This is a predicted structure of a 1478-nucleotide RNA (small-subunit ribosomal RNA) from an uncultured bacterium. Rfam family: Bacterial small subunit ribosomal RNA. Model confidence (mean pLDDT): 83 of 100. RNAcentral holds the sequence, with entries from ENA.
């Protein structure tokens, strides 16, 4: 400190995710010890059993169980035991009781409480305060009870009643009390409020025990300490809660508290809270602290501690100094036990425990030895508070599980290119230690005289032996670590990204590694990370996000001088901020953690002084903001009114006739009842051509014909006044297109709806004909807009250049100045786009807004409206992206330039017909396989009768038809001959090398390796090869721009057949490509001259280079030269065009060929070969035979031959080339109509030969017909090849003569020796092309051009495409799932208002009962005072009715959201085909 993920890639915005630390944790695995901690986070659910609060005999009666004493008896171990009886005068005690003190404390939980709490600062002059300190005074005298007790009784019981009886430190009464209370005249001090001394009067006190010195008792002050009220200020959420509030605010009197208060009441006022959030809702104990982060924050609020609340629920008070009381009291509710049914008893949120909830959370344990607490004078007692143990990896801390040495780098397991590696010094093995265990012994501190639960614990000492102790998660990225098998979108994994469809490092297992380690992991929660709500530290043109617009109240912020204060602000000081806790020193446990012990500082609150620049405030003053006041100015600003013409339709008349209209083409429509058209008049409505303009006004919405009246605002010059009067602006008021609504007018024209024609697979659309609301007007509502500059509002400042509208000045301009309105630009900023003095620059001041996509601007509620709808405005769910700006592709039914038999312009085909011939599809045992748009389909195949042959039936073989090797065994193998058999195979017989005898080399058989395999995957691959395409393109290096994918370069203006070449240019050079270099060809030279040739000589034949000769021609081959826009004109900077231009065999790449850049299509091809890998091994592998690849309702492709007279037939005659031959070509000459047959001569070829080229020429014939066209098919007879033509060759001949008369949609080749035609030759081959390949004869037509189809290049634009338009995508229906609104209702919660009720209690009155102290007297009485019961107010539970709000839950319904390969269309993305969008 950061990384992962949105792209083809890039920058940015933005969100998920992750690596860190924390935890009262849980789950999985796995688990040696110790030591401090820590342990119901859920049901404030319900709870058996025990304990957890008593204590005092020195307050008191009283007692005798027990302890002690004395006595007596047994029993014997004669001084013990057990038993009885006495004993209340025991410096022993005590169940129970009277009394005190204590139970308000300490321990538990967080229900409820947004403030009667906390937290922190303070006030009480408005207050209490047992126990305790401190100081003064006191403590005379009197009396009536009453529990215990006892008896009688009622009751199951809890527990009463009623006699009898008695004490006190228990009650009461008088006494005394300057000082305490109450009331208060004066004074005195104070602004008051009030305080202080206070004459008189009036009221209150007390216990006593006992061992005689202490303990208590009572008044009064005071102090401590512990409260009790009050105040400042801080302390969650929600505005879809906006108004609460009647004891409410306040006053006066009163009451009532310890005290101030409406705290209660009466009576009066009408107040009081509130946008700085009231009220109401929903959450919650606060803190100190804990965690987290650098911090600022955020989360939290367990253990420790402070405070507050609460004790089964809801309510009251008594009692006390303290409570309205966890282990106390009444009631009243629920629950649970009990019960003799009549009544009763409870209250673990105290420690342990138990049920039940739950993902989870300990023992019914030991002491009061230590701190501490309550009583008591003390001993003591009691103390589940404590202080220990037990349990638990729940958490930190710490130790261990051994340590040296020790290669043949053992085995084993994995792995492997078979060499070897890896685990790994790791183990064996040798030496050593003993922490830890076990086992024996010794033993603390903790305690100040005793007293130790823990505990024979900590600790030490000895003895024994490596001996008892290592897992748990990861290994694709992030992220530290990889191999190998299995599995095959399967089974699984995953925190994100994503892995698995047969070579998974990502799934399972193994081996390896990596990481922490008595642990690890995972899940859940928090912080960080997230500057991702930004105070520190963000933003709003286009990524989320500036309100459509103004005015303005509150608020907020505000010009310049001078006084004053001193509130803010700075600066010292004082007090606090509990303790612990963090931090820092240091101490003590072996060390750590832990624990003590001292200490600092930030920072909050208050107080004291002190400072006075800023900001406030108070008071004066200024003129630069602002704002009036005179003069001028422009202008669709605005509002009423009045008036103009042109058009348009309609209506009247005239003229006129078949057509008008309307489209892409049409038709609906209109017209012979006379339309369109054209001329005259003549109504109504609506809108204002030109002028006109990134002109001009307005705050925005807007605003245009001319006049006139009223009106608003703005600029501009003067500088005369005012003197901060200003900006912003939540709420609020106003305005606010276009659509839409009410009323009531108006309607020419135009147009939703809506009808009809078309278009179309439809077509509820686009185009057409009509056509209502509305469009207009007046009034009144709506309040939305992509209401846009997607750019709030003001003020300041920060280069310019150049247009334009209105003033002013002026030197009359090209200038200066103000206010507008534009275009480009520097600096600057942006992610770039781009803004840019009219800022999106630099600041400052206000307002508004955003916080991932989607769900949704929806759904509830609430406001506003007549509706439509507007405004506010969420979630569940889901998804890991959504976006924004550029790039570079591809694409567009965008543009712009060029080229291509790409169209045109031509010539011939093809699709019709018959065979051939592939392919498809069907058959079929088998019809093998592959190849499939172009770029398959006369393709692999340059030639399936066997063979090929892979396929099908049947037969036989199993180390194999071939290869190589190692063992063993035997013999030569070959070869020939026989029998069986369709053949392979099987038997069977004959034959039998060399040699130095060891053997050699062949071979046969048996056995182990191991052979084959046209079995599979070209989507694993090499190699070939096809296409785009012979398209001109495709990159680098250095530089330069750009954050940054990339760009430049290569673009641009020109030129070419070309990235061909020139010329500009931040580019400047280069590569592969184009072009040349190779070859054939056209011309010539030179050489050379057989087999070609023969022109001059000679010879020679019927005739012929046939012969001597020749090297002249031709032609052969081999070396050269010629062509380069050189030369000439014109045009052009140049490249370079263009000329029927010269020359010149060729002229502008001369023609034709090989040659194919960087890539593209997972293109072809595992069946040409290789080859990974998987699969088969008596078969998926070899072998024979026969058979299939030739099948044949059909369909396509390629062809041949025709359809005929430019022709068929017949007769005659003429020219080529470039091949081929010895397992071959084959002459001559005989034979056959002919295919052939025969002969056997040449020739390893320029010598022989296949080999008559044919179209063409002459002459004749047929006459337009299914023909003297065509030949298919078939029957006969043949011949050749070959073991073999039956399935299934070719060929001949006689004979038969099918279809077809130029071929629909549609579609193909071709641009010159080309297309048409002709015919020859060769691979393959044993025969077997109409295929293929390759020669030569003859030998055209057309191209204006480039709009249009098809394909390509390039520049440019758009783009939501990038698997790249064969792309992206949208919406209904369909089905299956989730979550949510509506919803007749239903059932709950929680609450307001009325009203009815009123248990306990408290207060008030009290005409009943009743009655010890005191008082009076009349003393059987009466007063006062008290109980009790009545009553009256308050009230809890409970009821009734209305409402409000919440939550479950509902037939049915609405949409939303994910899901697969569904159905319909094609809405949007390209001009997405009607531009898109509010």
């Nucleotide at each position: 400190a950061g990384a992962g993920u949105u792209u083809g890639a890039u920058c940015c915005u933005g969100g998920c995710u992750c690596a860190g630390a924390g935890u009262g944790a849980a789950c999985g695995c796995u688990g040696g010890c110790g030591g401090c901690g820590u342990g119901c986070u859920u049901a404030a659910c319900a709870c058996a059993u025990g304990c957890a609060a008593g204590u005092c005999g020195a307050a008191c009666g009283a007692g005798a169980a027990c302890g002690g004493g004395u006595u007596a008896u047994a029993g014997c171990u004669u001084g013990c035991u057990a038993u009885a009886a006495c004993u209340g005068u025991c410096a022993g005690c005590u169940a129970a009781g009277u009394g005190g003190c204590g139970c308000a404390c300490g321990g538990g939980u967080g229900a409820g409480u947004a403030a009667u709490a906390u937290a922190u600062a303070g006030g009480u002059a408005a207050u209490g305060u047992g126990c305790c300190u401190u100081a003064g005074a006191g403590a005379a005298g009197a009396g009536a009870a009453u529990a215990a007790u006892u008896g009688u009784u009622g009751g199951a019981a809890a527990c009463g009643a009623c006699u009898u009886g008695u004490a006190a430190u228990g009650c009461u009464c008088u006494a005394u009390a300057u000082g305490c209370c109450c009331u208060u005249a004066a004074u005195a001090c104070a602004a008051a409020a009030g305080u202080a001394u206070g004459c008189a009067g009036g009221g209150g006190a007390a216990a006593u025990a006992u061992u005689u010195a202490u303990a208590g008792c009572u008044c009064u002050a005071a102090g401590a300490u512990c409260g009790g009220c009050c105040u400042g200020u801080a302390c969650g959420g929600u505005a879809u809660c906006a108004g609460c509030u009647u004891g409410u605010u306040g006053g006066u009197g009163a009451g009532g508290u310890a005290a101030u208060g409406g705290c209660u009441c009466a009576c009066c006022a009408a107040g009081g809270c509130u946008a700085u959030g009231a009220c109401g809702c929903c959450u919650a104990a606060c803190u100190g602290g804990u965690u987290u982060g650098a911090g600022a924050g955020g989360a939290u609020g367990a253990u420790c501690a402070g405070u507050c609340a609460c004790a089964c629920u809801g309510g009251a008070a008594c009692u006390g100094a303290g409570a309205c009381a966890c282990g106390g009291u009444c009631c009243a509710g629920a629950c649970u036990c009990c019960u003799a049914c009549g009544g009763g008893a409870g209250g673990c949120a105290g420690c342990a425990g138990u049920g039940g909830g739950g993902a989870a959370u300990a023992u019914u344990g030991c002491a009061c030895a230590a701190u501490g607490g309550a009583c008591g004078a003390a001993a003591g007692u009691c103390u589940g508070a404590u202080g220990c143990a037990g349990c638990a990896a729940c958490g930190c801390c710490g130790c261990g599980u051994g340590g040296a040495g020790g290669a043949u780098g053992a085995c084993a397991c994995a792995u492997u290119u078979c060499g070897g590696u890896g685990c790994g010094u790791a183990a064996a093995c040798u030496c050593c230690u003993u922490u830890u265990a076990u086992a024996u012994g010794a033993g603390a501190a903790g305690a100040a005289a005793a007293u130790g639960a823990c505990g024979g614990u900590a600790u030490c000492a000895u003895a024994u032996g490596a001996a008892u102790a290592a897992g748990c998660c990861a290994c694709g990225g992030c992220u530290a670590a990889c191999u190998c098998u299995g599995u095959g979108c399967c089974a699984g994994c995953a925190g994100c990204c994503g892995c698995g469809g047969u070579g998974a490092u990502a799934c399972a297992g193994g081996g390896g590694u990596g990481g922490c380690a008595a642990g690890c992991g995972u899940u859940g929660u928090c912080c960080g990370g997230a500057u991702u709500u930004a105070c520190u530290g963000g933003g709003u043109g286009u990524a989320a996000a500036g309100g459509g617009u103004g005015c303005g109240c509150a608020g907020g912020c505000g010009g310049g001088c001078u006084u004053a204060u001193a509130a803010g602000u700075c600066g010292g000081g004082g007090g606090u901020u509990a303790a612990a806790u963090c931090c820092a020193u240091g101490u003590g446990c072996u060390u750590a953690a832990c624990a003590c012990a001292u200490g600092c500082a930030u920072g909050g609150c208050u107080u004291c002084c002190g400072a006075u620049a800023c900001u406030g405030u108070a008071a004066g003053c200024c003129u630069a903001g602002a704002g009036u006041c005179u003069c001028g100015g422009a202008g669709a600003g605005g509002a009423a009114g009045a008036u103009g013409g042109a058009a348009u339709u309609u209506c009247c008349g005239g003229u006129g006739u078949a057509a008008c209209g309307g489209u892409g083409g049409a038709a609906u429509g209109u017209g012979u009842a006379g339309a369109u058209a054209u001329c005259g008049g003549a109504a109504a409505g609506a809108a204002c051509a030109c002028c006109a303009g990134u002109g001009g006004c307005g705050a925005a919405g807007g605003c245009a014909g001319u006049c006139u009246u009223c009106u608003g605002g703005c600029c501009g010059a003067g500088u005369a006044c005012u003197g901060a009067c200003g900006c912003u602006c939540a709420g609020g008021c106003a305005c606010g297109a276009a659509a839409g609504c009410g009323u009531g007018g108006g309607g020419a024209g135009c147009a939703a709806a809506c009808a009809g024609g078309a278009u179309u697979a439809g077509a509820u659309a686009c185009c057409c004909u009509g056509g209502u609301a509305g469009u207009c007007c007046a009034c009144g509502c709506c309040g939305u807009a992509a209401a846009c500059g997607a750019u709030g509002a003001a003020u300041a400042c920060u280069a310019g250049a150049u247009g334009u509208u209105g003033g002013u000045c002026a030197u009359a301009u090209u200038g200066a100045u103000c206010a507008g309105u534009g275009u480009c630009g520097c600096a600057g900023c942006u992610a770039a786009c781009g803004c840019g003095u009219u800022a999106a620059g630099u600041a400052u001041u206000c307002c508004a807004c955003c916080u991932g996509g989607g769900a949704a601007g929806u759904a509830c509620g609430c406001u506003c409206g007549c509706a439509a709808g507007a405004g506010u405005g969420a979630a569940a769910c889901u998804c890991a992206a959504a976006g924004g700006a550029a790039u570079u592709g591809a694409c567009g039914g965008g543009g712009g330039c060029c080229c291509g038999c790409a169209c045109a312009a031509g010539c011939g085909g093809u699709g019709g017909a018959u065979c051939a011939u592939g392919u498809g599809g069907u058959u079929u045992a088998a019809u093998u396989c592959g190849a499939u748009g172009c770029a398959a389909c006369g393709c692999g195949a340059a030639g399936a009768a066997c063979c090929u042959u892979a396929c099908c039936u049947g037969g036989g073989c199993u180390u194999g038809a071939u290869a190589u090797u190692g063992c063993g065994a035997c013999u030569a193998a070959a070869c020939c001959u026989c029998c069986u058999g369709a053949a392979a195979g099987g038997g069977a017989g004959g034959g039998u090398c060399c040699u130095u005898c060891g053997g050699g080399g062949a071979g046969u058989c048996g056995u182990a390796a191991c052979a084959g395999g046209u079995g599979c995957u070209g989507c694993a691959u090499g190699g070939c090869u096809g296409u785009c395409g012979u398209c001109a393109g495709c990159u680098c290096g250095u530089g330069u721009c750009g954050u940054g994918a990339g760009a430049u370069g290569u673009u641009g203006g020109g030129u070419u057949a070309a990235g061909u070449c020139c010329c500009g240019c931040a580019a400047c050079g280069a590569g592969c490509g184009c072009a040349a270099c190779c070859c054939c060809u056209a011309c010539g030279a030179u050489u050379a001259g057989u087999u070609a040739c023969u022109a001059a000589c000679a010879g020679g034949u019927u005739a012929a280079g046939c012969u001597g000769a020749g090297g002249a021609c031709u032609c052969u081959a081999a070396u050269c030269g010629a062509a380069c826009u050189g030369c000439c004109u014109a045009c052009g900077c140049a490249a370079g065009u263009a000329g029927u231009g010269a020359g010149g065999a060729a002229g502008g790449c001369g023609g034709g060929g090989a040659c194919g850049a960087c890539g593209u299509c997972a293109a072809g091809u595992c069946a040409u070969c290789a080859u990974g890998g998987c699969c088969c091994u008596u078969a998926c592998g070899a072998c024979c035979a026969g058979g299939g690849c030739u099948a044949c309702a059909c369909a396509c492709g390629u062809g041949c031959u025709a359809c005929a007279a430019u022709g068929g037939g017949a007769a005659g005659g003429a020219c080529a080339a470039a091949g081929g031959g010895u397992u071959g070509c084959u002459a001559a000459g005989c034979c056959g109509c002919g295919a052939g047959g025969u002969g056997g001569u040449g020739c390893u070829a320029a010598u022989c030969u296949c080999a008559u080229a044919a179209a063409c020429c002459u002459u004749u014939u047929c006459g337009u017909a299914g023909u003297c066209c065509g030949g298919a098919u078939c029957g006969g007879a043949g011949u050749c090849u070959g073991c073999a033509a039956c399935u299934c060759g070719a060929c001949u001949c006689c004979g038969u003569g099918a279809a077809g008369u130029c071929g629909g949609a549609a579609u193909c080749g071709c641009u010159a020796g080309u297309a048409a035609u002709c015919g020859u030759a060769g691979a393959u081959c044993a025969g077997a092309a109409u295929g293929c390949u390759a020669c030569g004869g003859u030998g055209a037509a057309u191209a204006c051009g480039u709009u249009c189809c098809c394909g390509g290049g390039u520049c440019u634009u758009g783009u939501a495409c990038a698997c790249a338009c064969c792309g992206c995508c949208c919406g209904u229906c369909a089905u299956a799932c989730c979550a949510u609104g509506g919803g007749a209702g239903u059932g709950g919660g929680u609450u307001g208002c009325a009203c009815c009720a009123g248990a306990a209690g408290u207060g008030g009155c009290u005409a009943g009962u009743c009655u010890a102290a005191c008082u009076g007297u009349u003393u059987a009485c009466a007063g006062g005072g008290g109980a009790c019961g009545g009553u009256c107010a308050c009230c809890a539970c409970g009821g009734u009715g209305u409402g409000a709000u919440u939550c479950a839950u509902g037939a049915c319904u609405g949409g939303g959201g994910u899901a697969a390969a569904g159905u319909c269309g094609u809405a949007a993305c390209a001009a997405g085909g009607u531009a898109a969008c509010c």